[in-house]
RNA sequence: AGGCGGCGGUGGGCAGCUGCCGGUCUGAAUAAGGCUGGAGGAAAGUCCGGACUCCGCAGGGCAGGGAGUCCCUUGAACAAAGGGAUGCCGGGGACCAUAUUCCCCGGAAAGGAAAGUGCAACAGAAAGCAAACCGCCGGAUGCAAAUCCGGUAAGGGUGAAAGGGCAGGGUAAGAGCCUGCCGGGAGUUGAAGUAAUUCUCUCCGUCAAGGUAAACCCCUCCCGGAGCAAGACCAAAUAGGGGGUGAUGCUGCUGCCCGCAGCGUUUGAAUCCCGGGUACUGGUCGCAUUAGACAGAUGGUUGCCGCUCUUGCAAAAGAGUACAGAAUCCGGCUUACAGCCGUCGCCUCUUU
RNA sequence: GCGGGUGUAGCUCAGUGGUAGAGCUCCAGCUUCCCAAGCUGAUUAUGAGGGUUCGAUUCCCUUCACCCGCUCCA
Repeated sequence: AGGCGGCGGUGGGCAGCUGCCGGUCUGAAUAAGGCUGGAGGAAAGUCCGGACUCCGCAGGGCAGGGAGUCCCUUGAACAAAGGGAUGCCGGGGACCAUAUUCCCCGGAAAGGAAAGUGCAACAGAAAGCAAACCGCCGGAUGCAAAUCCGGUAAGGGUGAAAGGGCAGGGUAAGAGCCUGCCGGGAGUUGAAGUAAUUCUCUCCGUCAAGGUAAACCCCUCCCGGAGCAAGACCAAAUAGGGGGUGAUGCUGCUGCCCGCAGCGUUUGAAUCCCGGGUACUGGUCGCAUUAGACAGAUGGUUGCCGCUCUUGCAAAAGAGUACAGAAUCCGGCUUACAGCCGUCGCCUCUUU
Repeated sequence: GCGGGUGUAGCUCAGUGGUAGAGCUCCAGCUUCCCAAGCUGAUUAUGAGGGUUCGAUUCCCUUCACCCGCUCCA
C1' cells in the first nucleotide's frame, strides 16, 4: 500500500417547478391563498418485556409455560443490555507420548446424571448389577499342529463412548493387588475473596459415581386471561324475524376438577346457519412532548454538485446511487443493508 | 395492526431420535397391428441457516413462504 473478515458510526447535498396529508392564519365561505410540520436505523419479523384497557378486583388444586454460576452498572421493569470474574468446552503451544498442569486465543440457553425411568443404530466378544474375539499365562489331551478347561482388562482390534494416568514393586501371567507422584471424591480443618469459587489440611484404593436432562423427569424461583380490531361515549336504523342443535346445561378466567356470579330448563339459556339494519368499514375519545390516520399522506420531475462503475491520453460522455417505508406508545432482541468513515484481526506485496 | 396454524417426491399424505416410505403422476422396457389397461424397473424430497447430541424430518434458536380468524347494532 492492497485484499478479506468482525465490530461501531453514517445512511447523499443545494435550488427551481408541481402534487398529497396535518396544523394555523387571511377570508362571508365548503372558494381561493399565505405560513408551517411531515418515516427509519431498522418504521420489518412480532421473538421477549412493560405502559395502558377490559374481563368476576381475578380464590384453591392439577395440568401447562418460562427462567436457572457470581458481582457491579444502566433501566420504570424483565428472562434484556453493558462491564468484570469463576468454573466448563474447543483449538494452539510449553512437551516425544498418555492422564494432568500452566500460558494464549475463541465459544456458550453454565442447577441436578450420587431420586427414578428411558435411549445408544451400525460395528464389536462385550454397551451398563460390565465383557474373554485376538493376545498373554497355567492345566489337561496330543508326537506335533491343535482342541478343551481355567486365570488375566497390561497389549491389539471395534466404536462417538470399553469402568483414572505415569513409574516402580509384585505375579504363572496380570490387575489400585501394593507403593510414590498426578488426578478424582468426602469433610463441622484452616485461609483468601463481596460472591461464584480458589488454595491448604485431614481422610478415602469400597476410586463406590461412564454419556445423554435443547429425553421424560427432579430441585429452586416466577407466571390469571385477553389484547387499541383492547375499550369508553354519541348518533342513525330495524323484522328482539326464520330454521337446526339443545339441558345436573350454558356463559364468564384459554385446558381439567372444585368454588363463585349470571342466565336457563321445552312458553327454550346458549350456540350455528339464513335473513335484517346502519355505515361509501358512521362520528368523537383512546391517539402522541413538532409525522399521523378513513388500515389510504409523507410524492414526482428538472438543473448543479457528491460517490461508484464503464469508455476515453485527456477533456468529457453514459449508466447507477443500498435495505426498506410509521398505524396506541416505549425498552430490548433478531433479521435485511450499496457506498463511505473509524477501529481490531488475518493474509499478500514493497521499503528500511 | 393483533392472534393462531402449516411446511416431507410433480400432487395427496405417513414417519416423534438410529439406512426417509405409500398411493397417484412422470420416464424407460415388456405386452399390442396401435392406444388404454396390466407387468417390470428406475428417477425425484424433509422450506433455509445454526446449535444440542455419537447421530436430528423429529429437540432448541433464528429466518423465509403460505394459510386461517378478528368492525358496529339487534
Predicted 3D model of RNase P RNA and transfer RNA as a complex of 426 nucleotides. It holds a member of the Rfam family "Bacterial RNase P class A". The family's RNA type in Rfam is ribozyme. The coordinates come from a structure-prediction model, not an experiment, and the mean pLDDT is 75.